Predicted 3D model of RNase P RNA and transfer RNA as a complex of 510 nucleotides. Rfam match: Bacterial RNase P class A. Rfam describes the family as follows. Ribonuclease P (RNase P) is a ubiquitous endoribonuclease, found in archaea, bacteria and eukarya as well as chloroplasts and mitochondria. By type it is a ribozyme.
[in-house]
């Protein structure tokens, strides 16, 4: 200085004009509502609350998103256990909790160094990492063979045949070194040994088993035994170890109009015309009679009740024995309104303690609560990056562009999107001293 | 704002749970059949299995993530 890469942190700044929304003070009222008062067909006071007008402060984000994980809150349901379901799974800490976070430690994989070789040693990254020795299942194709091993080419031996040998074919053994398949072949390298081989033997690596040391643990690091038994897969069912009741603020709670059901109460009728054999009487029977009962009306008197604001008149409209009209109260409960709703695992600076995550003490601050849903928009000026021009240049004019997205009960966390910038760090490269 | 479900050929739609070859039916193309045309008969073609990373020898299938489309939930008397 230029490439790639990790982690932090910000993501436009000033002014101006013109809105939006919540808080708060003030003022003002041809509004609402409640209380008092008076000379009461209305006025006055004062309280609230509702419009407006005036000032002062607040007003998205690192992800506000995805809703993918943990709570808080609320409401349901719950006597205890068990099956079942689901999620998590080194190994310690952090935390309200977590599938998150921090430090650590098996393995991978990638650079170096070493060693005849396996293999070992340093560094750097990256880890959904309990159990395959509890049982079940699967491992297509290819391959002799895919887990009760096995045997295509190959190598060796013996033995017949053919041949001058070399060697060939046949039929019997013996091997698993070497080739070949396959994503995986029955421990690995290396000596010795053998007819060829082959843990067969030995020696290091690996692996079981044990025993010690060191660690809080996971692990580790060594002794000493054993020629090695047991291929992968559990993000296949399983098996084991620990957690979980269920719905979500459109969760829930409060207050409450008109309409229409529900309950309870109040609630007044008389007089007349017509039908009717229902029920009663008289009568043998037709038929008569009835202050009965039903049906249907008419208009008077009266009562009741609603509207003309309220009295009194009148008016006009309905009802009058009934589960009535009509009035009263009650009670669920919609529209609507009101809480929840923003003080909280809060935010900021300092100290301690801690490798960190956090955590503990002081001191300061209050910072969006709207509800079909505000936080915008125009202009000027700087800023950053592109392009064009002009100028030896230092710069200067003009143009275009500054991302991803936007709160909706509230925290912790993950994951996804992002123009551009700053800051620390690691590798690699080129230049200079 | 909160819950679920679903993406596989042009369309509808199975397979997915139990991992190894991607199929049905309509439509598409040839051909025969008919004078022709459609029904019918034979053959065929055509798939980023929504899209990115993982686990596995192997992923349409299991695991995360993100993307889209569709339904639910106010509400009681």
């Nucleotide at each position: 200085c230029a490439g790639c890469u990790g982690g932090a942190c910000c993501g436009g700044a000033c002014g101006g004009u013109c809105g939006c929304u919540c808080u708060c003070u003030g003022g003002c009222u041809g509004c609402g509502u409640c209380a008092g008062g008076c000379a009461u067909c209305g006025c006055c006071u004062g309280g609230c609350g509702g419009a407006c007008c005036a000032g002062a402060g607040g007003g998205a984000g690192g992800a506000a998103a995805g809703u993918c994980c943990g709570a808080a809150c609320u409401c349901c349901a719950c006597a205890g256990a068990g099956c079942g379901g689901u999620g998590u799974g080194c190994c310690g800490g952090a935390u309200a909790a977590c599938g998150u976070c921090c430090g650590g430690g098996a393995g991978g994989c990638c650079g170096g160094g070493u060693u005849c070789a396996a293999g070992c040693c340093c560094g750097g990254u990256u880890g959904a990492c309990g159990g395959a020795a509890a049982g079940u299942g699967c491992c297509a194709c290819a391959g002799a063979a895919a887990a009760c091993a096995u045997a295509c080419c190959g190598c060796c031996c013996c033995g017949g045949c053919g041949g001058c040998a070399a060697c060939g074919c046949c039929a019997g053994g013996g091997u698993a070194a070497g080739g070949g398949u396959g994503a995986a072949a029955a421990g690995g390298u290396g000596c010795g040994g053998u007819a060829a081989g082959a843990g067969c033997g030995c020696a290091c690596c690996g692996c079981c088993g044990u025993c010690g040391c060191a660690g809080u643990a996971a692990u580790g690091c060594g002794g000493c035994g054993g020629g090695c038994a047991g291929g992968g897969c559990a993000a296949a069912c399983c098996c084991c170890a620990c957690a979980c009741g269920g719905a979500g603020c459109a969760a829930g709670a409060c207050c409450a109009a008109a309409u229409a059901g529900g309950g309870a109460g109040g609630g007044a009728g008389c007089c007349u015309g017509g039908g009717u054999u229902g029920a009663g009487c008289u009568g043998a029977a037709a038929a008569g009679c009835u202050u009965c009962g039903c049906c249907c009306g008419g208009g008077g008197c009266g009562c009741g009740u609603g509207c003309c604001g309220g009295c009194u008149c009148g008016g006009c409209g309905c009802g009058c024995c009934a589960c009535a009209a009509c009035c009263u109260c009650c009670g669920g409960g919609u529209a609507g309104g009101u809480c929840g709703c923003u003080u909280g695992a809060g935010c900021c600076c300092c100290g301690c303690a801690g490798c960190a995550a956090u955590g503990c003490g002081c001191g300061g601050c209050c910072c969006a609560g709207a509800g079909g849903a505000a936080u915008g928009a125009c202009c000027g000026u700087c800023c950053c990056g592109c392009c064009g021009g002009a100028g030896c240049a230092a710069u200067c004019c003009g143009g275009c562009g500054g991302a991803c997205a936007g709160a909706a009960u509230u925290c912790g966390g993950c994951u996804u999107a992002c123009a551009g910038g700053u800051c620390c760090g690691g590798c690699u490269g080129c230049c200079a001293a | 704002c909160g819950g679920g479900g679903c993406g596989u050929a042009g369309c509808g739609c199975a397979g997915c749970c139990u991992g190894g070859u991607a199929g049905c039916g309509c439509a598409c193309c040839u051909g025969c059949c008919u004078u022709g045309g459609g029904c019918g008969c034979a053959g065929g073609g055509g798939g980023u299995c929504c899209g990115c990373g993982g686990u596995u020898c192997a992923a349409a299938u299991c695991c995360g993530c993100g993307c889209g489309c569709c339904c639910c939930g106010a509400c009681c008397a």